[in-house]
The prediction has a mean pLDDT of 76. Predicted 3D model of a 326-nucleotide RNA (Bacterial RNase P class A) from Sulfurimonas sp. It matches the Rfam family "Bacterial RNase P class A". Rfam's curators write: Ribonuclease P (RNase P) is a ubiquitous endoribonuclease, found in archaea, bacteria and eukarya as well as chloroplasts and mitochondria.
RNA sequence: CAGGUACAGCAGAUAGUGACUUGUUUAAUCGCAAGAGGAAAGUCCGAGCUGCUGUAAGACAGUGUUCCAUUUAACGAAUGGCCGUAGUAAUACGAGGGAAAGUGCAACAGAGAGUAGACUUCCACAGCAAUGUGGUAACGGUGAAAGGGUGGGGUAAGAGCCCACCAGUCUUCAUGGCAACAUAGAGAGCUUGUAAACCCAACAUGGCAGCAAGAAACAGGUGGUCAGCGUCUUAUAUUGCUACUGUUUCGCUAGAGAUACUAUGUAAAUAGUAAAGUAGAUUAAUACUAUUAAAACAAAACUCGGCUUAUAGCUGUACCUAACUC
Numbered sequence: 001c002a003g004g005u006a007c008a009g010c011a012g013a014u015a016g017u018g019a020c021u022u023g024u025u026u027a028a029u030c031g032c033a034a035g036a037g038g039a040a041a042g043u044c045c046g047a048g049c050u051g052c053u054g055u056a057a058g059a060c061a062g063u064g065u066u067c068c069a070u071u072u073a074a075c076g077a078a079u080g081g082c083c084g085u086a087g088u089a090a091u092a093c094g095a096g097g098g099a100a101a102g103u104g105c106a107a108c109a110g111a112g113a114g115u116a117g118a119c120u121u122c123c124a125c126a127g128c129a130a131u132g133u134g135g136u137a138a139c140g141g142u143g144a145a146a147g148g149g150u151g152g153g154g155u156a157a158g159a160g161c162c163c164a165c166c167a168g169u170c171u172u173c174a175u176g177g178c179a180a181c182a183u184a185g186a187g188a189g190c191u192u193g194u195a196a197a198c199c200c201a202a203c204a205u206g207g208c209a210g211c212a213a214g215a216a217a218c219a220g221g222u223g224g225u226c227a228g229c230g231u232c233u234u235a236u237a238u239u240g241c242u243a244c245u246g247u248u249u250c251g252c253u254a255g256a257g258a259u260a261c262u263a264u265g266u267a268a269a270u271a272g273u274a275a276a277g278u279a280g281a282u283u284a285a286u287a288c289u290a291u292u293a294a295a296a297c298a299a300a301a302c303u304c305g306g307c308u309u310a311u312a313g314c315u316g317u318a319c320c321u322a323a324c325u326c
Base pairs, nucleotide, nucleotide: 002321003320004319005318006317007316008315009314010313012292013291014290015289016288017287020035021034022033023032024031037297041308042307044306045305046304047303048302049210050209051208052207053237054236055235056234057233058232059231060230062205063204064203065202066201067081068080069079070078071077082096083094084093085092086091097200098199102198103197104194105193106192122135123134124133125132126131148166149165150164151163152162153161167191169188170187171186172185174183175182176181214250215249216248217247218246219245220244224241259274260273261272262271263270264269
């Protein structure tokens, strides 16, 4: 130089003209202030809130998660580590517990696919021979996978039958680490895979529906009578009205909130201080022109914390570099 990896910001600004929504002021819409995102999308998780008579305790069905520690209101989320796979690496991804509780599956081929094996071959005995009886699973063959692998001893021929070394699994001592685990020893049984197959274990949760949830007022109206949320148990409190239709108001925007600084922490984050007050529509609110690099994906509907997906252009920070060239 070039290529790559991770994280983050902006996604408009200035000027003019006209209009819409909310708030405020006013006799008066004259004026002033504000007004759709980084994902507002998906509806995949978690909650705040509301209703279905309420409260408390226990058990189960069901559902979810799955290495360790921490964070959080909570989560299947986040942060930092461990192990594995890919990559030269920075990094990325992981539906990361258990096959020694049980069941199931592994087509075809093959003797046999796990309480799993004899076709060829090898060895012994009988036999003129064909062949028969017995032993073996080493060599060879089939297969994705075949009773761990290599070498030696031993044997009639062979086999973890025995020995040495190695891989894998399990147990255990020492050192380091909160831990998952790592390093280095000692020993045991000699050993197919599969749980995003059923299942087992541990932990958590343990109603349903959702703002078109629901509440109130006014007007009309007169249908209904004991009702109530997956199951069960225990204790305790309570007895009410009102279906349905229309209109209006509330819910509806000050939040587990955002921003800045300080302290602690590797970090996620926690605590403290400070100032600010930034949409609330409901047949659903923001257009045009000029300059400029200004275009993509795309418009709040109860609110918030995450995840996932879409995305033109510009900018910034940190890190890595095999091959090639100088």